């Protein structure tokens, strides 16, 4: 599910509150939304790049080269995001 009802969930925002590098989570307040706004990253998406690959640029090392160190740039999730969409599992009340 009845423009029901008993119950439940809580977005933004806000907090000399904690985790995290970042995305973002957790706790409180809040109260936009929500019948699966329970619960799982398999599949599409989105966001993150501290560390780790890879590609690269520049300076050092070594006799050159190969290889290597510092910095930076670009690039990927393995990191999140079930309140984007599929999808899988679960389940509570209650007429006619």
């Nucleotide at each position: 599910g009845a423009a029901a009802a008993a119950g439940g969930c809580a977005a933004a925002g806000c907090g000399a509150g904690g985790c995290g590098a970042a995305a973002g989570c957790c706790c409180g307040u809040g109260a936009c939304g929500c019948a699966a706004a329970g619960c799982c990253a398999c599949c599409g998406g989105u966001c993150u790049u501290u560390g780790c690959u890879g590609u690269u640029a520049a300076a050092g090392g070594u006799a050159u080269a190969a290889c290597u160190u510092u910095u930076g740039a670009c690039a990927g999730a393995u990191g999140a995001c079930a309140g984007c969409g599929g999808g899988g599992c679960u389940a509570c009340c209650g007429a006619a």
The RNA shown here (c-di-GMP-I riboswitch aptamer) has 96 nucleotides and comes from uncultured Alteromonas sp.
The coordinates come from a structure-prediction model, not an experiment, and the mean pLDDT is 84.
Of the family's consensus pairs, 95% are formed in the model.
Lineage of the source: Bacteria > Pseudomonadota > Alteromonadales > Alteromonadaceae > Alteromonas.